[in-house]
Context: one part of a larger RNA
């Protein structure tokens, strides 16, 4: 490299937009670059192929012949791809009328709940386990009640419901932003698709600075368990958890499922239009979002109109475990580490 592959065996990049670049609808017409087709040259000997003849045979030698799969002119062909011009809507995208939803970002409100504090009531326990104990309490605790703060999160609804490129997103409400879908076809007229490098997003945790700090809780203390307990239990706790600007770029970033576009039996639930009737209930059709099931794929398990089916177009990736996601170089970053990534050796 070729080939076979990428749900679970090695392997789909975390997601998006996106320059190059690769791929691209319908018809006509015109070129004839790529295509095919004649002819001319040339493609040196030798070598390989067939034939055939010399050393006794064979290597080996010697004639022939093909062939040398290229390449250069030239005369044609013209379906396909390119290129040009003309038009065309079915792809795409816009406009119009509406719907839809935890989709984004800012800002105000809110109710329980913990906790803290102050009063007031009351009196010995109170908390916690398997059992304890450490902790809190006669300087009045826990439990009750009233008032006050403070912060973080938002029960019911709440659903194999929605929404968003993913990561994600839930209390109520207001502003501004932005999507999908549905409808009708009014414009535009291929304006589509993927996409190395690049660009932006990017849970958690971590890190800077400055705030806040209720609740939970690495690190620690302590009590227990136990043969030991650097755990699992319990009683505390500090970074963290929260917000603001700013880094970091990782994850079982999972559907372990690239992305688009065309095709392929049904049955059923649902969410959001529309349409229609014999109207509160059916029946059609778009879009999503579950189940289950045929062909057909699969090594199975299973997938099965949201494919793992049958086809095409791009990208990204794999090539027997370990070494090793190392080491060295780059190259990013405050750091922690990120990304790019072998080899020796060894089974």
């Nucleotide at each position: 490299c070729u080939g076979g592959g990428u749900u679970u065996a090695a392997a789909g990049g975390g997601u998006g937009c996106g320059c190059a670049g690769g791929c691209g609808g319908a018809a006509c017409g015109a070129c004839a670059a790529g295509u095919c087709a004649g002819u001319g040259g040339u493609g040196a000997a030798a070598u390989c192929u067939c034939c055939u003849g010399g050393c006794u045979c064979a290597a080996c030698c010697a004639g022939g012949a093909a062939a040398c799969u290229g390449c250069c002119a030239u005369u044609g062909a013209u379906a396909c791809u390119a290129u040009c011009g003309u038009u065309c809507u079915u792809g795409a995208g816009u406009c119009c009328a509406g719907u839809u939803g935890a989709a984004g970002u800012a800002g105000g409100c809110g109710g329980a709940a913990u906790g803290u504090a102050g009063c007031a009531u009351g009196u010995a326990g109170c908390g916690g386990u398997g059992a304890a104990a450490u902790g809190c309490u006669u300087a009045g605790a826990u439990a009750u009640g009233c008032u006050a703060c403070a912060g973080a999160a938002c029960a019911c609804c709440g659903a194999u419901a929605g929404c968003g490129a993913a990561g994600g997103c839930a209390g109520c409400u207001u502003a501004c932003u932005a999507a999908a879908c549905u409808g009708a076809a009014a414009c535009u007229g291929a304006c589509g698709c993927u996409c190395a490098u690049g660009c932006a997003c990017g849970a958690a945790a971590g890190c800077a600075u400055g705030g806040g700090g209720a609740u939970c809780a690495a690190a620690c203390g302590g009590g227990a368990u136990u043969a030991g307990a650097u755990a699992c239990c319990c009683u505390g706790g500090u970074a963290g958890u929260c917000c603001a600007c700013g880094c970091c770029c990782u994850a079982a970033a999972c559907g372990a499922a690239g992305a688009u576009c065309a095709c392929u039996c049904g049955u059923u639930g649902u969410u959001g239009g529309c349409a229609a009737c014999u109207a509160u209930a059916u029946u059609g059709u778009c879009a999503g979002c579950g189940a289950c099931u045929a062909a057909g794929c699969g090594a199975a398990a299973g997938c099965a109109u949201u494919a793992a089916g049958u086809g095409a177009u791009c990208c990204a990736c794999c090539c027997g475990g370990g070494g090793a996601g190392u080491a060295g170089g780059a190259u990013c970053g405050c750091a922690a580490g990120g990304u790019u990534g072998a080899a020796a050796c060894u089974c």